[in-house]
RNA sequence: UUAUCCUUUCGGGGAUGGGUGCAAUUCCCUACUGGUGGUGAUGCGUAUAGCGCAAAGUCCGCGAACUGGCAAGAACCAGCUGAAUCGGUGCAAAUCCGAUACCAACGGUACAGUCCGGAUGAAAGAAGGAGGAC
Numbered sequence: 001u002u003a004u005c006c007u008u009u010c011g012g013g014g015a016u017g018g019g020u021g022c023a024a025u026u027c028c029c030u031a032c033u034g035g036u037g038g039u040g041a042u043g044c045g046u047a048u049a050g051c052g053c054a055a056a057g058u059c060c061g062c063g064a065a066c067u068g069g070c071a072a073g074a075a076c077c078a079g080c081u082g083a084a085u086c087g088g089u090g091c092a093a094a095u096c097c098g099a100u101a102c103c104a105a106c107g108g109u110a111c112a113g114u115c116c117g118g119a120u121g122a123a124a125g126a127a128g129g130a131g132g133a134c
Stems, first nucleotide, its partner, number of pairs: 001133002006129005017029003031114002033104002035062004042054005057102002066079004084100005106117003
């Protein structure tokens, strides 16, 4: 320094106020939330060399969930897998700025992104450690 392997830890947020009703955090008005890698003309810090930190819910992927292989469970494999436009600046923007929109598994229950449950689970992935090799 380091592909792979082993191991440890971490690894999802959100219903405020009101209306109707026998009953709704589920309907209506309003409010609120945004996993993970990449990309990204930005910002901050610094020894100004490079480096570090933050930066897209709707772009390119991944994961969970769901369906099948399979009677059941785990693992694995396969499938499925939501949502954005307009304007501005500029050489250049699906990422910046502004405006207006839109999306969010399954089971339960008065119809749920926000409540309860599977889940004190699993996982994308992040950080560290040990060994080995060079």
Record summary
This is a predicted structure of a 134-nucleotide RNA (FMN riboswitch aptamer (RFN element)). Its mean pLDDT, the model's own confidence on a scale to 100, is 76. It matches the Rfam family "FMN riboswitch aptamer (RFN element)". From the family's description: The RFN element is a highly conserved domain that is found frequently in the 5'-untranslated regions of prokaryotic mRNAs that encode for flavin mononucleotide (FMN) biosynthesis and transport proteins.